This is a predicted structure of a 1448-nucleotide RNA (small-subunit ribosomal RNA) from an uncultured beta proteobacterium. Rfam family: Bacterial small subunit ribosomal RNA. The coordinates come from a structure-prediction model, not an experiment, and the mean pLDDT is 81.
[in-house]
RNA sequence: ACGCUCAGAUUGAACGCUGGCGGCAUGCCUUACACAUGCGUGUCGAACGGUAACAGGGACUUCGGUCCGCUGACGAGUGGCGAAGGGGUGAGUAAAGCAUAGGAAUAUAUCGAUUAGUGGGGGAUAACGCAUCGAAAGGUGUGCUAAUACCAUCUACACUCUACGGAGAUCAGCAGGGGAUCGCAAGACCUUGCGCUAAUGGCUUAGCCUAUGUCCGAUUAGCUAGUUGGUAGAGUAAUGGCCUACCAAGGCGACGAUCGGUAACUGGUCUGAGAGGAUGAUCAGUCACACUGGAACUGAGUCAGCACCAGACUCCUACGGGAGGCAGCAGUGGGGAAUUUUGGACAAUGGGGGAAACCCUGAUCCAGCCGCACCGCGUGGGUGAAGAAGGCCUUCCCGUUGUAAAGCUCUGAUGGGAGGAAAGGCAUUGCUCUAACAUAGAAUGCAAUGACGGUACCUCCAGAUAUAAGCACCGGCUAACUACGUGCCAGCCUGAGCGGUAAUACGUAGGGUGCAAGCGUUAAUCGGAAUUACUGUACGUAAAGCGUGCGCAGGCGGUUAAAUAGUCCAGAUGUAAAAUCCCCGAGCUCAACUCGGGAAUUGCGUUUGGAACUGUUUAACUAGAGUUUGGCAGAGCUGGUAGAAUUCCACGUGUAGCAGUGAAAUGCGUAGAGAUGUGGAGGGCACCGAUGGCGAAGGCAGCCAACUGGGCUAAAACUGACGCUCAUGCACGAAAGCGUGGGGAGCAAACAGGAUUAGAUACCCUGGUAGUCCACGCCCUAAACGAUGUCAACUGGUUGUUGAGAGGGUAAACCUCCUAGUAACGUAGCUAACGCGAGCUCUUGACCGCCUGGGGAGUACGGUCGCAAGAUUAAAACUCAAAGGAAUUGACGCCGACCCGCACAAGCGGUGGAUUAUGUGGAUUAAUUCGAUGGAACGCGAAAAACCUUACCUACCUACGACAUGUCGAGAAUCCUGCAGACAUGCGGGAGUGCCUAGCGGAACUCGAACACAGGCUAUGUAUGGCUGUCGUCAGCUCGUGUCGCGAGAUGUUGGGUUAAGUCCCGCAACGAGCGCAACCCAGAUCAUUAGUUGCUACGCAAGGGCACUCUAAUGAGACUGCCGGUGACAAACCCGAGGAAGGUGGGGAUGACGUCGAGUCCUCAUGGCCCUUAUGGGUAGGCCUUCACACGUAAUACAAUGGUCGGUACAGAGGGUCGCCAACCCGCGAGCCGGAGCUAAUCUCAGCUAGCCGAUCGUAGUCCGGAUUGCAGUCUGCAACUCGACUGCAUGAAACCGGAAUCGCUAGUAAUCGCGGAUCAGCAUGUCGCGGUGAAUACGUUCCCGGGUCUUGUACACACCGCCCGUCACACCAUGCUAGUGGGUUUCACCAGAAGUAGUUAGCCUAACCGCAAGGAAUGCGAUUACCACGGUGACAUACAUGGACU
Repeated sequence: ACGCUCAGAUUGAACGCUGGCGGCAUGCCUUACACAUGCGUGUCGAACGGUAACAGGGACUUCGGUCCGCUGACGAGUGGCGAAGGGGUGAGUAAAGCAUAGGAAUAUAUCGAUUAGUGGGGGAUAACGCAUCGAAAGGUGUGCUAAUACCAUCUACACUCUACGGAGAUCAGCAGGGGAUCGCAAGACCUUGCGCUAAUGGCUUAGCCUAUGUCCGAUUAGCUAGUUGGUAGAGUAAUGGCCUACCAAGGCGACGAUCGGUAACUGGUCUGAGAGGAUGAUCAGUCACACUGGAACUGAGUCAGCACCAGACUCCUACGGGAGGCAGCAGUGGGGAAUUUUGGACAAUGGGGGAAACCCUGAUCCAGCCGCACCGCGUGGGUGAAGAAGGCCUUCCCGUUGUAAAGCUCUGAUGGGAGGAAAGGCAUUGCUCUAACAUAGAAUGCAAUGACGGUACCUCCAGAUAUAAGCACCGGCUAACUACGUGCCAGCCUGAGCGGUAAUACGUAGGGUGCAAGCGUUAAUCGGAAUUACUGUACGUAAAGCGUGCGCAGGCGGUUAAAUAGUCCAGAUGUAAAAUCCCCGAGCUCAACUCGGGAAUUGCGUUUGGAACUGUUUAACUAGAGUUUGGCAGAGCUGGUAGAAUUCCACGUGUAGCAGUGAAAUGCGUAGAGAUGUGGAGGGCACCGAUGGCGAAGGCAGCCAACUGGGCUAAAACUGACGCUCAUGCACGAAAGCGUGGGGAGCAAACAGGAUUAGAUACCCUGGUAGUCCACGCCCUAAACGAUGUCAACUGGUUGUUGAGAGGGUAAACCUCCUAGUAACGUAGCUAACGCGAGCUCUUGACCGCCUGGGGAGUACGGUCGCAAGAUUAAAACUCAAAGGAAUUGACGCCGACCCGCACAAGCGGUGGAUUAUGUGGAUUAAUUCGAUGGAACGCGAAAAACCUUACCUACCUACGACAUGUCGAGAAUCCUGCAGACAUGCGGGAGUGCCUAGCGGAACUCGAACACAGGCUAUGUAUGGCUGUCGUCAGCUCGUGUCGCGAGAUGUUGGGUUAAGUCCCGCAACGAGCGCAACCCAGAUCAUUAGUUGCUACGCAAGGGCACUCUAAUGAGACUGCCGGUGACAAACCCGAGGAAGGUGGGGAUGACGUCGAGUCCUCAUGGCCCUUAUGGGUAGGCCUUCACACGUAAUACAAUGGUCGGUACAGAGGGUCGCCAACCCGCGAGCCGGAGCUAAUCUCAGCUAGCCGAUCGUAGUCCGGAUUGCAGUCUGCAACUCGACUGCAUGAAACCGGAAUCGCUAGUAAUCGCGGAUCAGCAUGUCGCGGUGAAUACGUUCCCGGGUCUUGUACACACCGCCCGUCACACCAUGCUAGUGGGUUUCACCAGAAGUAGUUAGCCUAACCGCAAGGAAUGCGAUUACCACGGUGACAUACAUGGACU
């Protein structure tokens, strides 16, 4: 830098666990899937004929009953009004919708206002009766009848049409009351109310039109024939291509048409600081739909909860036919993770009908179910420490649960019992409010009526457990920790991650934290996310500047003035429904909830004003831009031409090799190469030449010439904003490649051969074709890079260089200034850092391009371009939690520089071959105990396995134990002894009564009993301490303060010298310090002083003396680069020399920084937790650790003459010794034995040193070398020598004749070689630790191997190169593309077909009202037909999906 993830709020939710109460709201988000049953639209008798049922009354009666619409009422029917509202759902619809703001060409039942009228007639028909068909649904014929049903007519103010002559068109009655008059009566008549008709203008509602806004896709770019407009008609309530005829050719579209996908829209809701984002349940407004599709009638209004047709489905049927549409309320099935009662009432609000009473109302009001959301309450309050019991933990002391509980006292919310008990509405009004009405309020009056409901609420009574706490979490983010179980298992996990025997991460428990009648999980939205950025991001290297320019549209644009405006600003006004949100109040006990008022609704319209900015127009200007004139530089572009070299060709001279390489070979050459001379062909231009020049970029280089493009500069003049940037577009565009035709010297993909190699499709060599060159035409990409788009403005400097100019100055030079390029450094500033820094990555402005985690992928599909290669545009599924940038510290590098080490080299001696010893592996075994395993295990733990040791195996035993402490009982302890047994042990016998104390008693010891406990060489060295190994005795490792850096970190510690050394010096943003180095320590080398016994001896031995010497042991001295000379920087230091016993840390030892290797050790010791406890403890005997096909390590001895053997003969050092070393002497061939002197040690002793030296012998051989093995006989130690000791004597006499690849040690008293001593130890040494004797060779040097140190550089490593990591292949699975095809959709086009219906036509058929005396007519209806058209059928294109074999 970037992505992923979490913490918040929310939900019509669902699931898991749990569940006390109340209030208030919500409740099929999925199949617009299918629906049983009931209900949801009726009402009016004051429109009508009437009377099927009920009740009453009346008349008659044979008392059985019959009759009367007379009354209340009323089934069915005619008629009126309603049924177009209310209720449901969101399928369709991206506009025919919706939202906001406007408009004109309209209709409007009921209602309200106003005006006028309501005369006189006619013909039918249902009901009903009779007959009849059908299973039913439902009809048919005939006859009777009424109306506010139907028809015509009189009157005509007003109305409509008009050709201004005129024409058209209306009605209905019903109820109550009534003085006179008329009538037999009914009634007429009058009046009141209701109704009806015509008309005007309202209210309300509805229809229509316009503008703006309203999702995604360009891998959908062109769409459109009634299409766009006009004229004239049709049609409608009304405008209009809404429809028809004719005419014109328009209309829409990158400001995204058309096409495809998705979606009802809004007020609002959720979230957010806001801007936004998401959403459209409940409530409210609009739209659309009603099984699917079509098309109508009626009516004020519908294309209807009605009727018709077609289709699918379901049901009934007597098989002939019929019926139906819950997306109304309940409810059922189905689907689904998932969503309620087949409840009550019209009491209220509202609606329909009616004059009213009243009826209807699944609208509505209520109740029921559900923690689904929100809000409120409760599950008790106070006191109470013995800090109870129990639980958990524990360092066993405690701590914690915890005032928590119990106990005492108080209260009485939820719940229980009893009693009382509401509100809700309507009418009227000379009232208030208003322009008015309505609503609302007030006053008065009425109370018959209450589903909810005996509910809310009020009062009283008893009553603290009776009736009430869970869920999630506790490693970090994130509040909250321990124990046990498990052991990379089981499981957890938002992500990172946890779990492999001590898990705060799994499971359980205790404890804790959070929320609480809920708590968690899942799903979803916004937030955090400035990860789409309008507010508000970026593009040198992290993703990201088009390869470059020109340029239309578009965007932006210098100075001045005026006018104006649609821009902008301000005011007023209309609208922005209500609800919601917010504020202030009010009502339910609070709250949620509800009510009142206000504010707000940031929008749109109308209008008034303004002119700073901006736009437009006009008039000017010159600072931007351009033109003219004089100069200048240039590999800018195009055409000719010269010379050196290479090769080939031709010819000449000439002879044997040439060429090539790390080395070779292929190749060329006696057919004459290479060499040399002359001529020709082709391509490219050394030196100059340069962080020099030119060009937009790609790019451009011999020389000359012409044509041409651009730039810079000097001084003037002119034009007058003419400018900047540019999507689409156009042009140019390295190399490679393609096409056609030339050309072809060198070079050179492909290819061939030779080498190299395990191979070598490479690197090397010999050849060599396309190509490279030219002309024309394509391709159009590059790390096309300054990884940096173009233009403009502004902002300290210094130094070079190229071109032009100015001033000064010179012989030339040179100096100063300015301008246009091109470079190096660098201030401010910027940047994550690196770095950039006037040629900006600084600060700003204009415009374009481009980015949004990695991979998949610059890929697939589609389109465009291309001859092809391919280019361009450009996804998704799936998958990961990272990928990436810059810098830091390490580590690493077959990076570089410097330095060191027996690291190499130079040498000496070994190992690896033989035999033996010893250790290990492996095998074996009852057991072969365990550990150590590259270096840094393997003669290691083990400085001694016959028993013991001993841990292992077998057998026999033991149970408070072999060992410790505490309690109780007994007894002194202890000693002697018998029997059994392999022993341990078991069963007995006897002796003995101790010490301290005045006394009681005590201490030690033994035996017995029980429990706490003992015990464990059991496991874990990956839980540990301690100790040790190793890098490495390498020179390093750090800190404080300061400074630098955002930071990790750096500096110091790097640099120049020097050293064994981070040793020292100098320099330096460092100055100091610590652990290491060095020194201090030990022993040895020299000397001095002191002291001399057991030492020494100049005194002849001894004794005695002496302490000079040797020696011993104590104290000192001495060596420090101190001195001289040289080098170096005047330093540090180095070199040489002197002196000195010793010279440059003199030689050796001890001493081991921070750390690494989870190095080694639980079997030295200590120790956590785990495990065993009649055993994994303890005892005893025997065995094993000692086996043996084999492999490895380490040693010993050899292979011989520098030797072996024999004889003689010298010179050490350091140690040990009383359960010991052991002398002399004697015995034995010898190992040894006997013996006993001396010695607690400078006295005695182990103890003889060996190589060496002097002689002798052997004569190159498996030997007089070598000594293994084996036999016999012995010695010593020890309880014991068989398994299984060491040694001696005699005999035996193996392999081996110097060791393959490879490999080890050592630099001086060292290697090599020779012996001596100690520890362990009864005995046992080729091991180990020490000691001295003899005593070399070599080091030119640092190229290489190994290891290490310092600096530097690269890094994709950090478990750190034993790192990381790439590709193929094999098998399985997932996703996607393609694939002969196949399937069902969607849209479009063409054709066929044509139900119902409407409109037109009509020759056939039929008919009450009107006309006519009649015949008949007008007109209606039926039928037929034409047009439109649904379902359906055929064909074609397109499109999205599903499936899909081999293959990939």